c-di-AMP riboswitch aptamer (ydaO/yuaA leader) from an uncultured Solirubrobacterales bacterium, 154 nucleotides, folded computationally. The prediction has a mean pLDDT of 78. The model forms 92% of the base pairs in the Rfam consensus. Its Rfam family is "c-di-AMP riboswitch aptamer (ydaO/yuaA leader)". Gene Ontology terms of the family: cyclic-di-AMP binding and regulation of gene expression. Rfam describes the family as follows. This family represents a conserved RNA structure found upstream of the ydaO and yuaA genes in Bacillus subtilis and related genes in other bacteria.

């Protein structure tokens, strides 16, 4: 390098929300007689990666103008009841999620189907510009196909 090949154990979930570096401050844990050192946490800054928004020509649109308009997100839409304005509750629903190493499809079962933001303004959009890296949980079925890794053997 080529061919074949047992096996695919452990490694949680939703979400973009992870990793690294520098400086400061600190004195929590470990080691030590002590220093040094290691780990962790706090503050500030920077980078990578991932995610989002704005933003030309061309194209599209012929709209909007309190019945505003728009963005993140799966989180839309319909019916009914109560209330009597904005709300509460129920039943459905577009859609979304649920450890095989990864992906796709099918079946079964379970769950979600929210919330927030901009501020009169934004179609797409190269260059360019800006923003985020949270929060919350305890999940663990079956089949088929494709791919990956691959002990070991020739």
């Nucleotide at each position: 390098c080529a061919c074949g090949a047992a096996a695919u154990a452990c490694c949680g979930c939703u979400g973009a929300a992870u990793c690294c570096c520098c400086g400061g401050a600190c004195g929590g844990c470990c080691c030590u007689u002590a220093u040094c050192g290691g780990c962790g946490a706090c503050c500030g800054g920077g980078g990578a990666a991932c995610g989002g928004g704005g933003g030309a020509c061309c194209c599209a649109a012929u709209c909007u103008g309190u019945u505003g308009g728009g963005g993140c997100g799966a989180g839309u839409c319909g019916c009914c009841g109560c209330a009597a304005u904005u709300g509460c509750g129920g039943c459905g629903u577009a859609g979304c999620g649920c450890a095989u190493c990864u992906c796709u499809u099918u079946c079964c079962g379970c769950g979600c189907g929210a919330g927030c933001c901009c501020g009169u303004c934004a179609g797409c959009u190269a260059a360019c510009c800006c923003c985020g890296u949270a929060a919350g949980c305890c999940a663990c079925g079956a089949a088929a196909g494709a791919g990956g890794u691959g002990a070991c053997g020739u």